Description
Transfer RNA from Syntrichia caninervis, 72 nucleotides, folded computationally. Model confidence (mean pLDDT): 80 of 100. A source record names the gene tRNA-Pro-TGG-6-1. Taxonomically the source falls in Syntrichia (Eukaryota, Viridiplantae, Streptophyta, Streptophytina). Its Rfam family is "tRNA". RNAcentral holds the sequence, with entries from GtRNAdb.

RNA sequence: AUGUAGAUAGCGCAAUGGUAGCGUAUCUGGUUUGGGACCAGAAGGUUAUGGGUUCGAGUCCCAUUCUACAGA
Numbered sequence: 001a002u003g004u005a006g007a008u009a010g011c012g013c014a015a016u017g018g019u020a021g022c023g024u025a026u027c028u029g030g031u032u033u034g035g036g037a038c039c040a041g042a043a044g045g046u047u048a049u050g051g052g053u054u055c056g057a058g059u060c061c062c063a064u065u066c067u068a069c070a071g072a
Stems, first nucleotide, its partner, number of pairs: 002070006010024004018055001026042005048064005
């Protein structure tokens, strides 16, 4: 340099173009003599960056950045 795949909550991952969720972690309350486990609830998101298409984009298109892999 070329090609392929990926980038979404602190972490690991979902999400037919139509309200961005799950597990875990964190916080509050309940339960307990206390803790753990369990139950209820809450908070946490510039969906890597910038454009384009569309009534509407995490999703489709283009460019860029970063990561991994492959061949040379």